[in-house]
RNA sequence: GGCGCCGUACCCAAGUGGCUAAGGGAGUUGUCUGCAAAACAACGAUUCGGCGGUUCGAUUCCGCCCGGCGCCU
Numbered sequence: 001g002g003c004g005c006c007g008u009a010c011c012c013a014a015g016u017g018g019c020u021a022a023g024g025g026a027g028u029u030g031u032c033u034g035c036a037a038a039a040c041a042a043c044g045a046u047u048c049g050g051c052g053g054u055u056c057g058a059u060u061c062c063g064c065c066c067g068g069c070g071c072c073u
Stems, first nucleotide, its partner, number of pairs: 001072007010025003018056001027043005049065005
């Protein structure tokens, strides 16, 4: 330098045009307890890496850029 895959919450991760962006862990609060732990309940994404485009509508499709991984030279 070329090609491919990936980027979603603090961490892991589903979703692949429309409805409130699932779930698990961690965290915070509450119940319980003499205090904790455990258990149970509640809470949390307002730029889905960034910018632009297509579309009535984009996390999803297209282009460029940034970052990560792999292959080729």
Predicted 3D model of a 73-nucleotide RNA (transfer RNA) from a bacterium.